[in-house]
């Protein structure tokens, strides 16, 4: 005394910055009524410059001139004062300041206390007369004079050396004192009103300085070495005084990592601001020091100066000028110009405080006190207040009324003179409200209108792209209020620099590793001391500022007093002795040594051995070898590949072999030898804290690379070739240099990683493995096996606790202690420039401009993979048939066109809205006409609106005109409003509908588990078609979903029986051997059959067998039917801004005398192309001809229509019967049989013309339909590709319905005839379920990279150009002191001389801006080129170093690293 909130994510924790919210200084926008107080008010920037005026005088001490003469004025000489006051902050990193000390090294005018004294005597000179020089500033000669002016002398007295005395301070005499000698110096002043007021000496105080010292307060090491009067000594000079302050000589020293020197910045302090507070920032004003006065040197006077309103001089600058030569210094007060975002009157008074001279009156005094201006801060007040009425409430507007702060005026008082206040009095709600803001953080609008990624707003997220709560505006509302917002800085907020009070394993962040200097830190124990430390006393530690309490102004602010606190501090005195220091002594557990027998790729050097590759020689042998996904290039008849033998050379060290083992860390890997090092374990051995980090610093330091010299078998950057490729500078394949290997020397880098700095001590266990010791077993005794325990080591899994969370957990990332390194948002960059190392390469160190709202970590859910596992679909296979060729239909796209309306556009647009376009439809085009409910204004009985014969104009028309008529009250001509709208928005909706999806999911109660997103439940094993089921489990339940359920078909009962059946009976009718057969649903009669349509039954793995724990699975019985019997309706949570505004609702916008209504007429039917789906074919399982057989479903009253007639037929005339289990339609076709056709563009195929008909219908020209006849096209089975199909299914056949006046090859049904083939997989396409990986989440059609083009901004290099600082050596040298010498009316004037030395030139180093041709990489910027590098095994895993190489990301090869996916397998670990 501690407040958070908003922004990275789809969504969470974290880390981090970015903003908001506070106070405060100065600036600014808009507004403003009035007083009081304040240390406010050209400080920031130009210590720029400056007109004009004022800012320091005073005085009976003395002389003089004048006068208005008891006195004034002036002038001079002479005192005191002009060294204060007042300004500013430039410069200064210093003893400038602060704080506490010294002066045994020093002054001190006026003032005070004390003694004493004030003799004698001379001289000069202004004012002033006089006469000159000069333009002016001045200024020269002569002549006169006076004093508190000068000199001399005397006395007082003082100073020095020298020796004595040792009285006195004191820590300490070098100091005081006294005595002797000598020596130097050597006071004085009057005036008077007689009161006094001065001078002079000496001593002492006051005061005010000077000088010295601890110690304290900035930043940069990309400033590490700095210095020559430097350091010190002697001797001098100098000064008030010490001193290297100065100078001669003589040493060679001083300083510095506790930061010297350099360079940037800066007057310090009391103190202001901000904060709890530690602390950060500031430090002009008020007070205290300090410094400065245009820029710089000097010096004189003086008690002090080196002098703001003195002098002299150099420099820049201005003024005047007669050109000879003067003049000046506002950082004094008010003023002016400059500058700038910025800051006022050329006021008034010396009345009051103060300060100077004066004896005093007094005089002066831009110090000062006053008053003006100024929203500059602070602090007080005011803009009203009651009652009634209107209006819908606050609250607005009228009325009445009532107060007077305030305002205006009048008088007294107040002042130095004002003014403010202050007392009395008139008047009259009068005279006074604004600024921000209103999506969210943040308190106020889901208001209205404009606006349409425009305009614009935003601190930060973020608004706007037609309904904007974010923009302008109106209107309400918040919030403050004489005020209220912006912009700029500080602090806070930020524990975001963390001392209080952070981090570093993965977000930034542990040095590659050791070893070690200073630093810091340090065991046990006694003693002394007391520097830390603590207690306590004295003395400081100006005031003002802070707090409290009083008291004064009307309160307050603001002043005054008292106390208190603050300055955290400094000296100095006493006491304490626990812990830290520091001396002395012991100690043995820290550490160290030695000792012992083990273990190790530990290092170095040496010899040895070994298998393979390759070369080379022979021998054998013949066509290939080789390589790869597949291939080429390569290699071989000069004999390869291939096997044997021998040789040659270099590199290399399999098995053992292992989360074994050594090492500090990189790093070590056959054997043997030396030689050198550590570590572990066991010791009753010795030292005895000897120790721990470790800035600096030094060693070691893989691969690359580099120099030198050697090797070179094998591989192999770079380079040849071959191949993939759109392209391949790649990846794959032949080949191949550097290297890779050895000595010698550089390099100093790595994902040098456990991404974990070292040492130490403390905190639960379980189990491997290794080394040692110890102890028990067994023991074929072997350097053997096996249990247990300690040590050290190295894995793993885990309590506690930490962790943002993965994790980590006695190897800590737990709780502690030392110590060192490192970090502060993202790029920019590990770059730039300096500096250093390196031969190079390049490596250490290591910015900043700009830029940017995030960059990140860990985890969650989904998506997604050219990741992995399981399962599944006519997904694929395995069949069958077809699409794609061509021709015809029909859709789209394209063009075309007045118009060819509009929509749908992978799967999920395309015979789809079209379940049916010659007008109609219609939304299109061309042309004609028509239409306004309501209300308001023109007009209107001089007749509106309407109708109408004729003519015109036209396709046509009283529609329009031309005439004229009928009828009589309204009115489309303006403004508004409105009907209508197939106008727009399906990105504003509803509803409905596709697809995912013939999926099998999606949730949710409660409870656990996470800090949390979220998970568990829903996971895992068996299973299923199913998240179906069983078993297991921190879950246990439960909904939607699947199932169940609903309909249809299949068997069986019943139950009804008409229009439907017809078994059996009678009637009929046909044949007959008369017994009888047969037909026939007309009739009686029946409901057994079918059949129709209603209830019901049946299947449930119920039974057997196998397998299973079951669930359930394979077979089997039985049964009309099996394991979901077949179909089929039903389609979860959502998703896809799908689809539809043109079906119909329905927001908003437009249009409104036309975008609405109605006609005509064309289009919607175009036609060079391209693509869907679909008829019919290309024939012989066919085609055509005759004969023959067998259904289902449905329509049917403007309709179906039988049967007659008529036509070759389309079809045409009649007409029964049906509103329909009753009549039509209704002839099924494919099939059967016969019979022809004989493989031809055919007796295949029909397309296009063509001629006649038919029908519908106002009307078939564009533009139906159908029938005869003629014509007969193009097609001989389809490229890549792709579609459908698991049984009553595909194929094939035909039959109906639909829409419909006429017009399907569409489209929804109906039945005939009826197959192949798989029951297998997940390889293409997808689905679902774990699991991994992710930089994705508008989710892979994601995300992102670099080059190359534009524009823009900044910076880096840059021949050089140019400006400031500084510093260095050189010259010239103003000038003032010194020296010497001449002249002097003794004041001083000239010469000369060596040093010092401003300021100028010259050369030259450092530093720091401007600018600069061209040269660089960076950043930014909606929609540019190339690619495809990373993110899923990102399609070659990725990153790091380093070297080559490429248009670009990159590519290659050497080592590393997992922060790598996937399979196996080894090891380890829970259980």
């Nucleotide at each position: 005394g501690u407040u958070c909130c908003c922004g990275u994510u789809g969504a969470u924790c974290c880390u981090g910055c970015g903003g908001g919210a506070g106070g405060c200084u100065g600036c600014u926008g808009c507004u403003a009524u009035g007083g009081g107080a304040g240390u406010c008010c050209g400080a920031c920037u130009a210590a720029g410059c400056c007109a004009u005026g004022c800012a320091a005088g005073u005085c009976u001490a003395g002389g003089a001139g004048g006068c208005u003469u008891u006195g004034c004025c002036u002038c001079c000489u002479g005192g005191c004062g002009g060294a204060c006051u007042g300004c500013u902050c430039a410069g200064u990193a210093a003893c400038a300041c602060g704080u506490c000390g010294a002066c045994a090294a020093c002054c001190u005018a006026c003032c005070c206390u004390a003694g004493g004294g004030u003799c004698a005597g001379g001289g000069a000179u202004a004012a002033c007369c006089u006469c000159g020089g000069g333009a002016a500033a001045c200024u020269g000669a002569g002549g006169a004079u006076a004093a508190u002016c000068c000199c001399u002398g005397a006395u007082a007295a003082g100073g020095g050396a020298u020796g004595a005395g040792u009285u006195c301070u004191g820590g300490g005499a070098u100091g005081a004192c006294u005595c002797a000698u000598c020596c130097c110096u050597c006071a004085a002043a009057g005036c008077u009103u007689c009161g006094g007021c001065g001078c002079c000496c000496u001593a002492g105080g006051a005061u005010g300085g000077g000088u010295c010292g601890g110690c304290g307060g900035c930043g940069g090491a990309u400033u590490a070495g700095g210095u020559u009067g430097u350091u010190g000594g002697u001797g001098g000079g100098g000064u008030a005084a010490c001193g290297g302050c100065c100078c001669a000589c003589c040493a060679a020293g001083c300083c510095u990592a506790a930061g010297a020197u350099c360079c940037g910045u800066a007057c310090g302090g009391g103190c202001g601001c901000u904060g709890a507070g530690a602390g950060g920032c500031g430090g002009a004003g008020c007070c205290c020091g300090g410094a400065g006065a245009g820029g710089g040197a000097c010096u004189c006077u003086g008690a002090g100066a080196c002098a703001c309103u003195a002098g002299u001089c150099c420099c820049a600058g201005c003024c005047c000028u007669a050109u000879g030569g003067g003049g000046u210094g506002c950082a004094g007060c008010a003023g002016g110009c400059g500058c700038g975002a910025a800051a006022c009157c050329u006021u008034u008074a010396c009345a009051a405080u103060g300060c100077g001279c004066g004896c005093a009156a007094g005089c002066g005094u831009g110090a000062u006190a006053a008053g003006g201006g100024g929203a500059c801060u602070c602090c007080c007040a005011g803009u009203g207040c009651c009652u009634c009425c209107u209006c819908a409430c606050c609250g607005a507007g009228g009325a009445g009324g009532c107060u007077u702060u305030u305002g205006u005026c009048c008088a007294c008082u107040g002042u130095a003179a004002a003014a403010a206040g202050g007392u009395g009095g008139a008047c009259g709600a009068a005279u006074a409200a604004g600024g921000g803001g209103u999506g969210g953080g943040c308190a106020a609008g889901a208001c209205c209108g404009g606006u349409g990624c425009c305009a614009g707003c935003c601190g930060c997220c973020g608004c706007g792209g037609u309904a904007a709560c974010a923009c302008c505006g109106g209107c309400g509302c918040c919030c403050c209020a004489a005020g209220u917002g912006g912009g700029a800085g500080c602090c806070g907020c930020g524990a975001u620099u963390a001392u209080u009070g952070g981090g570093c394993c993965u977000a930034a962040a542990g040095c590659g590793u050791c070893c070690g200097u200073a630093g810091c830190c340090g065991g046990c124990u006694a003693g002394g001391u007391a520097a830390g430390u603590g207690c306590u006393c004295u003395g400081u530690g100006a005031a003002a500022u802070c707090a409290u309490c009083c008291a004064g102004c009307u309160c307050a602010a603001c002043u005054g007093g008292a106390u208190g606190g603050c300055g955290c501090g400094c000296a100095g005195g006493g006491c304490a002795u626990a812990c830290u220091g520091c001396c002395u002594g012991g100690c043995u557990c820290g550490g160290g040594a030695c000792c012992g027998g083990g273990a190790g790729g530990g290092g170095c050097c040496a010899g040895g051995a070994g298998u393979a590759u390759u070369c080379c020689a022979g021998g054998g042998g013949u066509a290939c070898c080789g390589g790869u996904a597949a291939a080429a290039u390569g290699g071989g008849a000069u004999a390869a590949u291939c096997c044997c033998u021998g040789g040659a050379g270099g590199a290399c060290u399999a098995c053992c072999g292992g989360u074994g083992g050594c090492g500090a860390a990189g790093g070590c890997g056959c054997c043997u030898g030396g030689c050198c090092a550590g570590a572990a374990c066991g010791g009753a051995u010795c030292c005895g804290a000897c120790g721990g980090u470790g800035a600096g610093g030094g060693a070691c330091g893989a691969a690359a690379g580099c120099u030198g010299g050697g090797g070179g078998a094998g591989c192999a950057a770079a380079g040849g070739g071959g191949a993939u490729u759109a392209g391949a500078u790649a990846c794959c394949c032949c080949u191949g240099u550097a290297g890779u290997c050895c000595c010698a020397g550089c390099c100093g880098u790595a994902a040098a990683c456990g991404c974990u700095g070292c040492g130490g001590g403390c905190u639960a266990g379980g189990u491997g493995c290794u080394g040692c010791g110890c102890g028990a077993c067994c023991u074929a005794c072997g350097g053997g096996g096996c249990c247990g325990c300690g040590c050290a080591g190295u894995g793993u899994c885990g309590a506690a606790g930490c962790g943002a969370a993965g994790g980590c957990g006695c190897u800590a990332a737990g709780c502690c202690c030392g110590c060192c390194g490192c970090c502060u948002g993202g790029g920019g960059a590990g770059u730039a420039c300096g500096g250093u190392c390196g031969c190079a390469a390049g490596g250490c160190u290591g910015a900043a401009a700009c830029u940017u709202a995030a960059a990140g970590g860990a985890a969650u859910u989904g998506g997604c993979g050219g990741g992995g596992g399981a399962g599944c679909a006519c997904a694929c296979a395995a069949g069958g048939g077809g699409u794609g060729c061509g021709g015809c239909g029909u859709g789209c796209u394209g063009u075309u066109u007045a118009a060819u309306u509009c929509g749908a556009u992978u799967c999920a647009a395309c015979g789809c809205g079209g379940a049916g376009c010659a007008c109609c439809u219609c939304a299109c085009c061309a042309g004609g006409g028509g239409c306004g409910a309501c209300g308001g204004c023109a007009g209107g009985a001089u007749g509106a609106a309407g109708g109408u014969c004729a003519g015109u104009c036209u396709g046509a028309a009283g529609g329009g005109c031309u005439u004229a008529c009928c009828u009589g009250a309204c009115g489309a001509g303006c403004c508004g409003a409105g009907a209508g709208g197939a106008g727009g928005u399906g990105c504003a909706u509803g509803g409905c509908c596709a697809u995912c999806g013939u999926c099998a999911g999606c949730u949710c109660g409660u409870g656990c588990c996470g800090u949390g997103a979220g998970g568990u439940g829903u996971c895992c094993a068996c299973u299923u078609a199913a998240g179906u089921g069983u078993g297991g489990c921190a879950a246990c339940g439960a909904g939607c979903g699947a199932g169940a359920c609903c309909c249809g078909c299949g068997c069986c009962u019943c139950u009804a029986u008409u229009u439907g059946c017809c078994a059996g009976c009678g009637c009929g009718c046909u044949c007959u051997g008369c017994g009888g057969a047969g037909c026939g649903a007309g009739c009686g009669g029946g409901c057994a059959c079918u059949a129709u349509a209603g209830a019901g039954g049946g299947a449930c793995u119920g039974c057997c067998c196998u397998g299973g724990a079951a669930a359930c699975a394979g077979g089997g019985a039985g049964g009309a039917a099996g394991g979901a019997g077949c179909g089929g309706g039903c389609g979860a949570c959502g998703a896809u801004a799908g689809g539809u505004c043109c079906g119909u609702a329905u927001g908003c916008c437009c249009c409104g005398a036309a975008u609405c209504c109605c006609c005509u007429g064309g289009g919607c039917u175009a036609c060079a192309a391209g693509c869907g789906c679909g008829c019919a074919a290309c024939a012989a399982u066919g085609g055509c001809a005759g004969g023959g057989a067998c259904a289902a479903u449905g329509g049917g009253a403007u309709g179906c229509a039988a049967c007659c007639c008529c036509g070759a037929g389309a079809g045409g005339g009649g007409a029964a019967g049906c509103c329909a289990a009753u009549c039509c339609u209704c002839g099924a076709a494919a099939c059967c049989c016969u019979g022809c056709c004989c493989u031809a563009g055919u007796u295949c195929a029909g397309a296009u013309c063509g001629a006649g008909g038919a029908c519908u219908g106002c009307a078939a020209c564009c533009c139906g339909u159908c029938c005869u006849c003629g014509u007969g096209a193009c097609g001989c089975c389809g490229g890549a590709a792709u579609c459908c199909c698991u049984a009553g299914u595909a194929a094939u056949c035909g039959g109906g319905g639909u829409u419909c006046a006429c017009c399907a090859u569409g489209c929804c049904c109906c039945g005939g005839u009826g197959a192949a083939u798989g029951u297998g997989u997940c390889c293409c396409u997808g689905c679902u379920c774990c699991u991994u990986g992710c930089a994705c989440a508008c989710a892979c059609c994601g995300c992102c990279c670099g080059u190359c083009a534009a524009g823009c901004c900044a910076a880096c290099c840059g021949a050089g150009c140019u400006g400031g600082g500084u510093u260095u050596a050189g010259g010239u040298g103003a000038g003032g002191a010194c020296c010497u010498c001449u002249c002097u009316u003794c004041g001083g004037a000239g010469a000369g001389g060596g040093a010092c030395g401003a300021a100028c030139c010259u050369a030259g180093g450092c530093u720091u801006g401007g600018u600069g041709a061209g040269g660089u990489g960076g950043g930014c910027u909606a929609a540019g080129u190339c690619g495809u590098c990373a993110c899923a095994a990102g399609g070659u895993a990725c990153c790091u170093g380093u070297a080559g190489g490429g248009g670009a990301a990159c590519c290659u090869g050497c080592a590393g690293g997992u922060g790598g996916a996937u399979c196996a397998c080894c090891u380890c670990c829970a259980u």
The RNA shown here (small-subunit ribosomal RNA) has 1471 nucleotides and comes from a Candidatus Woesearchaeota archaeon.
The organism belongs to Candidatus Woesearchaeota, within Archaea.
Its Rfam family is "Archaeal small subunit ribosomal RNA". The family has 86 seed sequences and 709 matches in Rfam 15.1.
The coordinates come from a structure-prediction model, not an experiment, and the mean pLDDT is 83.